The RNA shown here (Bacterial RNase P class A) has 351 nucleotides and comes from a Lysobacteraceae bacterium. A source record names the gene rnpB. Lineage of the source: Bacteria > Pseudomonadota > Gammaproteobacteria > Lysobacterales > Lysobacteraceae. Its Rfam family is "Bacterial RNase P class A". It is annotated as a ribozyme. Its mean pLDDT, the model's own confidence on a scale to 100, is 78. The sequence is in RNAcentral, with records from ENA.
[in-house]
RNA sequence: GAAGUCGACCAGACAGCCGCGGCGCGCUUGCGCGUCGAGGAAAGUCCGGGCUCCGCAGGGCAGGGUGCCAGGUAACGCCUGGGCGGCGCGAGCCGACGGAAAGUGCAACAGAGAGCAGACCGCCGAUGGCCCGGCAACGGGCACAGGCAAGGGUGAAACGGUGCGGUAAGAGCGCACCGCGGACGUGGCAACACGGACGGCACGGCAAACCCCACCCGGAGCAAGGCCGAAUAGGGACGCUAUGGUGUGGCCCGCACCGCGUCCGGGUAGGCCGCUAGAGCCGCGCGGUGACGCGCGGCCCAGAGGAAUGGCUGUCCACGACAGAACCCGGCUUACCGGUCGGCUUCGCCU
Repeated sequence: GAAGUCGACCAGACAGCCGCGGCGCGCUUGCGCGUCGAGGAAAGUCCGGGCUCCGCAGGGCAGGGUGCCAGGUAACGCCUGGGCGGCGCGAGCCGACGGAAAGUGCAACAGAGAGCAGACCGCCGAUGGCCCGGCAACGGGCACAGGCAAGGGUGAAACGGUGCGGUAAGAGCGCACCGCGGACGUGGCAACACGGACGGCACGGCAAACCCCACCCGGAGCAAGGCCGAAUAGGGACGCUAUGGUGUGGCCCGCACCGCGUCCGGGUAGGCCGCUAGAGCCGCGCGGUGACGCGCGGCCCAGAGGAAUGGCUGUCCACGACAGAACCCGGCUUACCGGUCGGCUUCGCCU
């Protein structure tokens, strides 16, 4: 210098004028002054939690989720470190990555055969059969019985792979190496790795198929929920009266309803709280490989309720993307003009 990889960050700048919202102060009560006023994703609402109300002894069933191991965290499907597998020369990246010797199931098309399989082409024909030669032993031939699964062919996948031996041809039939298996030993908290024997191939694939195993999960959401609270109508308690009226009834008692007053409670309109000081942000130190934790110091950083955060002008530049809070927080995912810084890798050149 080129190419690449990982991480952190910025998101037009400055000034003036006008305007909008919150808070504080002042007064002349709608004005003045001061101060603060969107994001890295405020987004999708996909996970996890806080908070609130309801439900709940405990356990089980059903249902849903998660799924290598260890750690972090309030928690997680997130993050960190590690293992294994795959990709890359490498830095590094990607992975629903538990169980298929518990059971049930699935595998289109092609193919002889698709799971305790199978013989289309093929190989052999030792043994038996047939034919020819031969006195016979035997030799030659056919490919009928039969043997085989090496080679070809089909398929995503064909019942371990390669090599040597072996054989009529073959075959874990035997052996070596590799794979596989159940134990053992060593290292590691573990996932797992390594090792030398043994077995002799059985136990193929699929669980984002049912299922099994382990762990987790009560429901609803700030229109949650709470406080104050009229007018009008209705409710409850007590008291009052012409001991009243109406109804029931033949009449009395009784019962129900009606009037007035005082008190009480619910609820509607409306108002207020919840509402932003928090698993907060910044800096330093310490512990840890790291995620993260602990300590000290500093800071206050939107909080509306038709809902503010905007407009104009000037100067400059690299000419400005995606997009806007509505209870809060931790993640993931998605969108995004352009730019800055740093770690590392590969290649080339110079010293």